[in-house]
The RNA shown here (transfer RNA) has 70 nucleotides and comes from a bovine gut metagenome. It matches the Rfam family "tRNA". It is annotated as a transfer RNA. Rfam's curators write: Transfer RNA (tRNA) molecules are approximately 80 nucleotides in length.
RNA sequence: GCGGGGUAGCUCAGCUGGUUAGAGCGGCGGAAUCAUAACCCGCAGGUCGGGGGUUCGAUCCCCUCCCCCG
Repeated sequence: GCGGGGUAGCUCAGCUGGUUAGAGCGGCGGAAUCAUAACCCGCAGGUCGGGGGUUCGAUCCCCUCCCCCG
């Protein structure tokens, strides 16, 4: 210097900006069972790496910085 990545506790989606930000695992509660686990139902959990800009509107576009991988 170039490329890829940073989104829930963990692993990751998010389709050329749009109206509620999601899944699986994990956690909590319930149901079921003689009981536990699995399965089933529900709930909580997010300043979308930081700052600035564009825009009516940014996880998404632009600039800059930080961190990880090659």